[in-house]
RNA sequence: GAUUUAUAAAGAAGAGGUGAGAGACAGGCUCGAUGACCCUCUGGCAACCAACAGAAAAUCUGGGAAGGUGCCAAUUCCUGCUCAAGGCAACUUGGGAAAUAUAAAUU
Numbered sequence: 001g002a003u004u005u006a007u008a009a010a011g012a013a014g015a016g017g018u019g020a021g022a023g024a025c026a027g028g029c030u031c032g033a034u035g036a037c038c039c040u041c042u043g044g045c046a047a048c049c050a051a052c053a054g055a056a057a058a059u060c061u062g063g064g065a066a067g068g069u070g071c072c073a074a075u076u077c078c079u080g081c082u083c084a085a086g087g088c089a090a091c092u093u094g095g096g097a098a099a100u101a102u103a104a105a106u107u
Base pairs, nucleotide, nucleotide: 001107002106003105004104005103006102007101008100013042014041015040016039017038021031022030023029025080026079027078028077043072044071045070048068049067052062053061054060055059076099081096082095083094084093085092086091
C1' cells in the first nucleotide's frame, strides 16, 4: 500500500517549544499572531484489541482501566453520488452508497 469486519449525533485540556497557515480532497463554512496546525511533557476521554468474570457455542454479555492502539473545536464541521417524500423553483427532510478516519485480522 491492498483486502475484510466493526464503529463514527456521546465523551475528554493545561503547560512548554516553534511561528503561519489549519480543518484529508473540492465547494462552503469555521479555527488562527488574544499564537491555530504541529512537536514534547503532564492530565483526561473512550473501551477496538489484550486481560478478567459469566453464559454458551466459536459467539454473546458484564464490570474495570495496570498492558497495545486511538482520541481530546465544530455530527466524519456541512455538502459531494443516488433513491424517496415535499416544493413552481431555489431548496428542505429522510434512506442508501461512495470517500475518509480508527481498531482488529489477513496479505